[in-house]
C1' cells in the first nucleotide's frame, strides 16, 4: 500500500404482521412479533415524501383538483446526547 481471513463485552431499538384503543386520514399507541439498525436516542432547523378534515375552485352523475395549520427522526442533511473498545 494491496488483498483475502479472523474478530470482543455488557446489553439497546424493534420492521413486516395481528390484536386492542386514538385519528377523517397519513398516522400514533399498548401488547405480540423481529425485517433489520453503531445511534433505527432525541430534535422537525433544511430539504423531501405521505394524508386533505377544514378552506379555495370546478362540476353538480354524489365527484375531480390544490392546500399543512396535520404527519413521517426506520427518507437524507444539521443541532444535541449516549455505551463499549481500540489509538
Nucleotide at each position: 500500500u494491496g488483498a483475502a481471513a479472523c474478530c470482543a463485552a455488557g446489553g439497546g431499538c424493534a420492521a413486516a404482521c395481528c390484536c386492542g384503543c386514538c385519528g377523517a386520514a397519513a398516522g400514533g399507541u399498548g401488547g405480540g412479533g423481529a425485517c433489520g439498525c453503531a445511534a433505527a436516542g432525541u430534535u422537525u432547523c433544511c430539504g423531501g415524501u405521505c394524508u386533505a378534515a377544514g378552506g379555495g375552485g370546478c362540476a353538480c352523475a354524489g365527484g375531480c383538483u390544490c392546500u399543512a395549520u396535520g404527519a413521517c427522526g426506520g427518507c437524507g442533511g444539521g443541532g444535541c446526547u449516549g455505551c463499549c473498545a481500540g489509538u
This is a predicted structure of an 87-nucleotide RNA (c-di-GMP-I riboswitch aptamer) from a Gammaproteobacteria bacterium. The source organism's lineage runs through Bacteria, Pseudomonadati, Pseudomonadota and Gammaproteobacteria. The sequence was found by an Rfam model in a public genome assembly. The prediction has a mean pLDDT of 85.